The RNA shown here (transfer RNA) has 72 nucleotides and comes from a Candidatus Berkelbacteria bacterium. The coordinates come from a structure-prediction model, not an experiment, and the mean pLDDT is 81. Rfam family: tRNA. Rfam classes the family as a transfer RNA. The source organism's lineage runs through Bacteria, Bacteria candidate phyla and Candidatus Berkelbacteria. It was read from a public genome assembly.
RNA sequence: UGCCGGGUCGUCUAGCGGUAGGACGUCUGCCUCUGGAGCAGAAAAUCGAAGGUUCGAAUCCUUCCCCGGCAG
Repeated sequence: UGCCGGGUCGUCUAGCGGUAGGACGUCUGCCUCUGGAGCAGAAAAUCGAAGGUUCGAAUCCUUCCCCGGCAG
C1' cells in the first nucleotide's frame, strides 16, 4: 500500500429498509436465619465518524478512523 472480515447497552452477542432484542453484570423489591442462591421489576446502546440515497438507514452507497487476517 492492496484485498478480506469486524466496530451495536458496562461486557459478550443478535438484528430479510419499518419503534434496536437476548445473556451476563448493575440497581430496586420479594423470598430467606443469612445469602453471592431463587423469583419479579427497572435502568442502560440514536449502532466507530461524516456525508449521500430513501417517506423511513444499525442495515444500501461514498470517504475517512480503529482492530484482526492475508498478500507484497